[in-house]
Formats: sequence, structure tokens, C1' cells
RNA sequence: CCAUCAUCCAGAGCGGCCGAGGGACGGGCCCGAUGACGCCGCGGCAACCAGUACGACCGGUCAAGUUCUGAAGGGCCGGUACAUGGUGCCAAUGCCCGAGACGAUGAGGA
Repeated sequence: CCAUCAUCCAGAGCGGCCGAGGGACGGGCCCGAUGACGCCGCGGCAACCAGUACGACCGGUCAAGUUCUGAAGGGCCGGUACAUGGUGCCAAUGCCCGAGACGAUGAGGA
């Protein structure tokens, strides 16, 4: 940077520094000198990616095996669990409405 994919009514805050705007954009409505926004530290939430685990259970698939039928067993994927690593997030449904090549985050790609 992107005419890609997924998600966005759940969840999770304290301390320090700074000092005036902030909530993307327009309109609203809010937050803010009782210090917002931002930065730093610590803590937490979540489970997108990686990782690890799965005795048993569920779905799919592959291989081997068998005279035949079946069962048990094995690998992988999904699923599930954990929260180790990479991100993200921790006012209000993405705050609400609107616009539609809107925005954010992750994954993937160049």
C1' cells in the first nucleotide's frame, strides 16, 4: 500500500507524567482543569495468528491392514482446552445517525 477474507451490541483499569482538547469524517450526543486525549509502568480482557495438549467424545479425510464383513488402532484437518509467543483491546453497540472505494483490528498478499 490493497476492488482479498474474518470480526466489530460480550469482556477487561489502577498509578505516574503531561496540560487542552478528545470520541476517524459530517450532524448529534457525550468525555474533559475533580486533568480528558496522549505517553510510560503495572495489571487485566479476549482468543485473530503461531505454539502446546487432547485419555475419552463429535465431524471430515488419508494411509496401512483384512479372504470377506466389521471392530480396535495410526496420521492430518476441523472442533475443544491452555494462555507460552506475535498482535489487539480495557467510557458509552464502531457512542448514535449518515455516507459507502467509511473506519478499526487480525490474517493473508504486494